[in-house]
Context: one part of a larger RNA
C1' cells in the first nucleotide's frame, strides 16, 4: 500500500448520480393483518409472542401383551399394563444469550411502463423491447391460398373456412369519433385512350402494251400501308381508413375589465369528437397553484397558454405481476463525519 476479510465509540445517509456496497430481517409454532380487488387475491401484508433442562398433574392419538366371552374366527371385550407419538398447565433450574453453530424474507406509500409466466443483443444493454392469450382486417372452395425448388417434386396437410397463409393490435373493463379529395384495394363496364394480329384503300418500284417524242402503264413479283376490326390497363363511375393517410386561417362581440356561449368571412375531402394533459410527449419552463422538506430544476395532485397527446403505429383507466424505472418514509448500518484496529494472502527484507 493492494485484495479478501472481521469489529467499532457518539452521530445515523451528513456518502452519492442514486443507500451503490454493507449492515437489518431470516427457521418453525401462536395471535394479529389495511387500501384495493378481475373475489382469486392483496398476504409470509404490516405489527405482535413463544422456542433450553429437570420435576409433577390432567389429557389426546397409535399399538394393544396378559386375561375373558362365545358363533373357534385373520372374531370380539379388554386395563390406571407397557411402549410410540402430540400438544397443554403447574413449579423449579442455568447462562449474556435457549430456532444458543450454520443454513433461511427488511419492510412500507405513492407514480410511470408493460396485463400475467415466458424470451432476447453467446463476449458492455433483461428492458418500457420480443412474444403472448384476446380482438380485428383480408387472401384462401383444395390440384387452396401462401413458400421452397429451372424442374420433378415438397411442405401447408396425410389438414379443408370452428380451417390454412399474410397484416395490425395485444389481458380485462370502458371505449375507439369525422374525411374516400389523394395513394393504395375491390367492384363497374356505356364513352374516350390503347398492343400484337386481322385487314387491305391509296401510293411506289418493274415493264407486257401503246405512244414520233415527253411519257401513261395492265397482270405478275417485290415495296409500303390508311380505314375498319380488336384484350386487360389507363382515363372514367362507385365502394372501402382496425387500408397508406389527414383531421384549418382571420376578424368582431356580453352595463367594472377580462374572457368569449354568439356572429361575420376565407379556405378545405374532412376541420381532432371522447378521454388525456408541462406527460417516457412542453420548446419558452426550475410555467403557475396546492403537497411533502428547515431549505425540493426530481415527486405527487391540480390548472390548459397541447412550440409538437388522442382514439387498433389504440385512447383512458385498471386487481395481480417485475433482478424494470422514478419519488417518499421505517428499520439498519463504517456509504459518511472520520477514521482505528485485527486477521489472512501479495507487496518489501533477507536467502
Nucleotide at each position: 500500500c493492494u485484495a479478501u476479510u472481521g469489529u467499532u465509540a457518539a452521530g445515523g445517509a451528513a456518502c452519492u448520480c442514486g443507500g451503490c456496497a454493507a449492515a437489518u430481517u431470516g427457521a418453525c409454532c401462536c395471535c394479529g393483518u389495511a387500501a384495493c380487488u378481475u373475489c382469486g387475491g392483496g398476504a409470509g401484508a404490516a405489527g405482535g409472542g413463544g422456542u433450553g433442562c429437570c420435576g409433577g398433574a390432567a389429557u389426546g392419538a397409535g399399538u394393544g401383551a396378559a386375561g375373558g366371552a362365545c358363533u373357534u374366527g385373520c372374531u370380539c371385550c379388554g386395563u390406571a399394563a407397557g411402549c410410540u407419538u402430540a400438544a397443554u398447565c403447574c413449579g423449579g433450574c442455568c447462562g449474556c444469550a435457549g430456532a444458543g453453530a450454520a443454513a433461511a424474507g427488511g419492510c412500507c406509500c405513492a407514480a410511470g411502463c408493460g396485463a400475467c409466466u415466458g424470451u432476447u443483443u453467446a463476449g458492455c444493454a433483461a428492458a418500457a423491447a420480443c412474444a403472448c392469450a384476446g380482438g380485428u382486417c383480408u387472401c384462401u372452395g383444395c390440384u387452396a391460398a401462401g413458400u421452397c425448388g429451372a424442374a420433378a417434386g415438397a411442405c401447408g396437410a396425410c389438414g379443408u373456412a370452428u380451417a390454412g397463409g399474410g397484416g395490425c393490435u395485444g389481458a380485462c373493463g370502458c371505449c375507439u369519433g369525422c374525411c374516400c379529395g389523394g395513394u393504395g384495394c375491390u367492384g363497374g363496364a356505356a364513352g374516350g385512350u390503347u398492343a400484337a394480329g386481322g385487314g387491305g384503300a391509296a401510293g411506289u418500284g418493274u415493264u407486257a402494251a401503246c405512244g414520233c417524242a415527253a411519257g401513261u402503264g395492265a397482270a405478275g413479283c417485290a415495296c409500303a400501308g390508311a380505314a375498319c376490326u380488336u384484350a386487360a390497363g389507363c382515363c372514367c363511375c362507385a365502394g372501402u381508413a382496425a387500408a397508406c393517410g389527414g383531421c384549418g386561417g382571420c376578424c368582431g362581440u356580453a352595463a367594472c375589465u377580462a374572457u368569449a356561449a354568439c356572429g361575420g368571412u376565407c379556405c378545405u375531402a374532412a376541420g381532432g369528437u371522447a378521454g388525456c394533459g408541462a406527460a417516457a410527449u412542453u420548446c419558452c419552463u426550475u410555467g403557475u397553484c396546492g403537497g411533502g422538506u428547515a431549505a425540493g430544476u426530481u415527486c405527487c395532485g391540480a390548472c390548459c397558454c397541447g412550440c409538437a397527446c388522442g382514439a387498433a403505429a389504440g385512447g383512458c383507466g385498471u386487481a395481480a405481476c417485475g433482478a424494470u424505472u422514478u419519488g417518499g418514509g421505517c428499520g439498519c448500518u463504517g456509504u459518511c463525519u472520520c477514521a482505528a484496529c485485527a486477521a489472512u494472502a501479495g507487496a518489501c527484507c533477507c536467502g
Molecule: large-subunit ribosomal RNA, domain IV
Organism: Clostridiaceae bacterium